[in-house]
Molecule: c-di-GMP-I riboswitch aptamer
Organism: bacterium
Formats: sequence, C1' cells, structure tokens
RNA sequence: ACCUCGAAACGGCAAACCCGUCGUGAGGCGGGGACGCAAAACCACGGAUCUCGUGACGCCGUCGUCUGCGUCGAACGCAACGUUCGAUUGAACGACGUCAUCGAGACAGCCGGGCUCCCGAA
Repeated sequence: ACCUCGAAACGGCAAACCCGUCGUGAGGCGGGGACGCAAAACCACGGAUCUCGUGACGCCGUCGUCUGCGUCGAACGCAACGUUCGAUUGAACGACGUCAUCGAGACAGCCGGGCUCCCGAA
C1' cells in the first nucleotide's frame, strides 16, 4: 500500500411527522425534526414495490347521477284508454375497487449489481 473486517475517534447522512412549494399521481425540493445508517455518497443495469395511460370484469362490490322498458297503487275522466303523482325495478353514465399486457414514470433508507471515498483496534 492492498484485501477482509468494523472496536475507537473526527465527523457525515437523515426515517416517520409538521410547514412551504412543484407534480394528475407515485413522489421530488427547501426548512424543522431524528427512526436509524460503515457507504443511508453517486449510478439506475436486473428484480421487487408504487403511480399514470390503455384494455377487460362488475352493473350493484361501494358511492353518486339518471331512472328508459315493464309492473303495482292512487287521483281525474261515462268509458276505451289517456294524463299526473308515487313506489318497485334496473337498461345507461361517472368515480372508486379488482385483474392483465404494453408504454411512460417514481423509488432505490427493498434486494442484487456497478463505481468512488474517511479512519485503522482485534
């Protein structure tokens, strides 16, 4: 000097949460704040997770809008049957929910990988 390793020391970073701000969103940035971290520095190659777009399911799984066709009841009318109101019903629409492929993103302090660095006990 280097590899493995991580006692000590000098230091470093900053989870959740809160405030502001950007974004459809996942989330990012700044301030406060510390759960923790020997790479919790950097990259984003592979996987995982998450978001958006697309497609499908479902029409009652949830909420809302509308409530057509049909049916029932009431009232008006001499009646045919018509009109009105209410109920039932669920055709339709929107949002959420679930699943799948593809695309684009997010994260990386989820795992693996690449790469750089401070210190030096056993």